[in-house]
Transfer RNA from a bacterium, 72 nucleotides, folded computationally.
The same sequence occurs in records of 2 taxa.
Its Rfam family is "tRNA". It is annotated as a transfer RNA. Rfam describes the family as follows. Transfer RNA (tRNA) molecules are approximately 80 nucleotides in length.
C1' cells in the first nucleotide's frame, strides 16, 4: 500500500429491513430469611462517527476512526 473481518449495556453475547434493541453476569431498590454473598420481584444502563438508500436501518451502501487478520 491492497484486500478481508470486527465495533450493540460495566463485561460476555443476541437481534428476516419493521413490534418497547433482548439475555447472562455485574449494579441499585424492595421482599424473603435466624443472618446471608443464597432465592424471588422491580429498576437503571448500549447500537464507534458522518453521510446515503428506504415508508422504515443495529441490519444495506460510501467515507472516516479503532481492533484483528492475509498478501506485498
Nucleotide at each position: 500500500g491492497u484486500c478481508c473481518u470486527u465495533a450493540u449495556a460495566g463485561c460476555u453475547c443476541a437481534a428476516c429491513g419493521g413490534a418497547u434493541a433482548g439475555a447472562g453476569c455485574g449494579c441499585g431498590g424492595c421482599c424473603c430469611u435466624g443472618c446471608g454473598g443464597a432465592g424471588g420481584c422491580c429498576g437503571a444502563g448500549a447500537u464507534u462517527g458522518a453521510g446515503g438508500u428506504u415508508c422504515g436501518a443495529u441490519u444495506c451502501c460510501u467515507c472516516a476512526u479503532a481492533g484483528g487478520g492475509a498478501c506485498g